The RNA shown here (Bacterial RNase P class A) has 346 nucleotides and comes from a Lachnospiraceae bacterium. It matches the Rfam family "Bacterial RNase P class A". Rfam links the family to the GO terms tRNA processing, dimeric ribonuclease P complex and ribonuclease P activity. It is recorded under the gene name rnpB. Its mean pLDDT, the model's own confidence on a scale to 100, is 78.
[in-house]
RNA sequence: UAAGUAGAAUAAAUAAUCGCGUCCGGCAGGCCGAAAGGCGCCGGACGAGGAAAGUCCGGGCUUCACAGGGCAGGAUGCCGGAUAACGUCCGGUGGAGGCGACUCCAAGGAUAGUGCAACAGAAAUGAACCGCCCGGCAUGACCGGGUAAGGGUGGAAGGGCAGUGUAAGAGACUACCGCCCUCCUGGUAACAGGAGGGGCAUAUGUAAACCCCAUCCGAAGCAAGACCGAGAAAAAGCAUAUGGCGGCCCGUCAGCUUUAGGUAGGUCGCUUGAAUCCGGCGGCGACGCCGGAUCUAGAUAGAUGAUUAUUCACGACAUAACCCGGCUUAUCGUUCUGCUUAUUGA
Numbered sequence: 001u002a003a004g005u006a007g008a009a010u011a012a013a014u015a016a017u018c019g020c021g022u023c024c025g026g027c028a029g030g031c032c033g034a035a036a037g038g039c040g041c042c043g044g045a046c047g048a049g050g051a052a053a054g055u056c057c058g059g060g061c062u063u064c065a066c067a068g069g070g071c072a073g074g075a076u077g078c079c080g081g082a083u084a085a086c087g088u089c090c091g092g093u094g095g096a097g098g099c100g101a102c103u104c105c106a107a108g109g110a111u112a113g114u115g116c117a118a119c120a121g122a123a124a125u126g127a128a129c130c131g132c133c134c135g136g137c138a139u140g141a142c143c144g145g146g147u148a149a150g151g152g153u154g155g156a157a158g159g160g161c162a163g164u165g166u167a168a169g170a171g172a173c174u175a176c177c178g179c180c181c182u183c184c185u186g187g188u189a190a191c192a193g194g195a196g197g198g199g200c201a202u203a204u205g206u207a208a209a210c211c212c213c214a215u216c217c218g219a220a221g222c223a224a225g226a227c228c229g230a231g232a233a234a235a236a237g238c239a240u241a242u243g244g245c246g247g248c249c250c251g252u253c254a255g256c257u258u259u260a261g262g263u264a265g266g267u268c269g270c271u272u273g274a275a276u277c278c279g280g281c282g283g284c285g286a287c288g289c290c291g292g293a294u295c296u297a298g299a300u301a302g303a304u305g306a307u308u309a310u311u312c313a314c315g316a317c318a319u320a321a322c323c324c325g326g327c328u329u330a331u332c333g334u335u336c337u338g339c340u341u342a343u344u345g346a
C1' cells in the first nucleotide's frame, strides 16, 4: 500500500425567534371559587433512540389461583461458568468452512417402538437384474443351487481397504482404519490420548416426523391493579315531631337524613432504577464488589415541531406510553482500535 477479519464510537453543528408538554417560582390587574386553589399571564429548568421498532424470549411489578403428586400442553437439549432470569452472554469441547485472522452449528436418543423416503433400480432393508461359480440334460434368451468380489440404478445398496482363503465368493480368517464394550492416564466436565476385547445381525437416512429420555414452565397482563367518588336509580328512617292526597289510620307522592355498591370523573400506579457516569479492586472473560458524583420525558386524545442566519462530509433507519435484561430486523455516512494475508521500500 492492497485485500480481508473482529470490535468500538458517532448519528450534522452553532445561534436566535415562535410553538408544544412536564415541573418549579411569581402575579398589580382579568374570570371561577366561601377558602384552598384553578384558568390565565410572566419568568426559569428539563424534554426520545441506537434501535424508542418487531412484540420473539426472560425477569420485576399487579390481580387471581395454589397442601402435595400426577396427566395433558409448551419450551429447551455438548461441557463449565455469568445472571434476577433467559431460548441471552462468556470461556471451552466436538464437527464444518477458510492459506490465515476468524466464522458457522437446536450439537441428547435412529441397538425402545411407529411412520415416511418422489424418480430410477431386480431389490430401499434381512437385496440375485447383469456377471462369476457348481450341477442337470432337453444344450437353451434353459432349469436348480451357491455367491454381495465386479457391473448397472440411486442422495443412500447392508463397515472401508489390502491379503489369506475358495468351485466362485464371503469378517469365513488376518493386519490397519472405523464402530461398539471394558479399563488406565490427563482434565471440574464435555472430551482427548493409550491398552485390551468384540467379527460388526449394531447391518440407509430422517427425531425444526410421531415418539423416548433429561431439565424447566400456574394464568392473565398497566385497558394490570389500588383509593376517592358525583348525578340518576335502589334500600332504610322521620318521634304526643315534615308536607300534599279536605279529619284519623294504612298507603302513596314529595322533602330531609343515612347506607351499600360503584357509573361519569379524579388521584395513585408513573418513573430513584438489577439506574447513569467516573475511579479502584477481583476475574482469561461474561460479570462481580467497593468508593464518589449525578437525577436524566412521564403524557392520557396523547408534547419533541417550524422559521431564519452561518458552516460542512448536505444528513440514513426511525418517534417513548409500566419498567428493565436480551434477541431479531432497519440504517446515509464518518472515525478509531486489535489482528491476518500478500506485495514493496528502509
Base pairs, nucleotide, nucleotide: 001342002341003340004339005338006337007336008335009334010333012311013310014309015308016307017306018305020047021046022045023044024043025042026041027040030039031038032037049317053328054327056326057325058324059323060322061221062220063219064218073217074216075215076214077213078092079091080090081089082088093107094105095104096103097102108212109211113210114209115206116205117204129151130150131147132146133145134144135143136142137140159177160176162174163173164172178200179198180197181196182195183194184193185192186191225268226267227266228265234259235258236257237256238255242254243253244252245251275294276293277292278291279290280289281288282287312315